[in-house]
RNA sequence: ACAGAAAAAGGCAAACUUGUCGAAAGUCAAGGGCGCAAAGUCACGGGUCUAAGGUGUGGGAUGGUGCUAUGAUAGCCGGACUGCCUGGA
Numbered sequence: 001a002c003a004g005a006a007a008a009a010g011g012c013a014a015a016c017u018u019g020u021c022g023a024a025a026g027u028c029a030a031g032g033g034c035g036c037a038a039a040g041u042c043a044c045g046g047g048u049c050u051a052a053g054g055u056g057u058g059g060g061a062u063g064g065u066g067c068u069a070u071g072a073u074a075g076c077c078g079g080a081c082u083g084c085c086u087g088g089a
Stems, first nucleotide, its partner, number of pairs: 002087003011036002016031004021026001034075001040081003044078003047073003053068005
């Protein structure tokens, strides 16, 4: 290089609860612990979620509803970069 059966040093933290920011999806913080060998980092490709704004629909307004990412997701998959332990050479 490669591999993750076992062990160790340790690490991360789903649902849910509270607070925070946000139009929302969701983020962040604390608690929590379902899981994770990259559940470390990056929205580059695909997927998924959301639709404030934009836009279609109506005689017009409000409201509704369709479409749309420039929003989100790295714990959906692929890719890029980096890294711990053990095995192994």
c-di-GMP-I-GGC riboswitch aptamer from Mesobacillus foraminis, 89 nucleotides, folded computationally.
Taxonomically the source falls in Mesobacillus (Bacteria, Bacillati, Caryophanales, Bacillaceae).
Its mean pLDDT, the model's own confidence on a scale to 100, is 84.
It was read from a public genome assembly, where an Rfam model found it.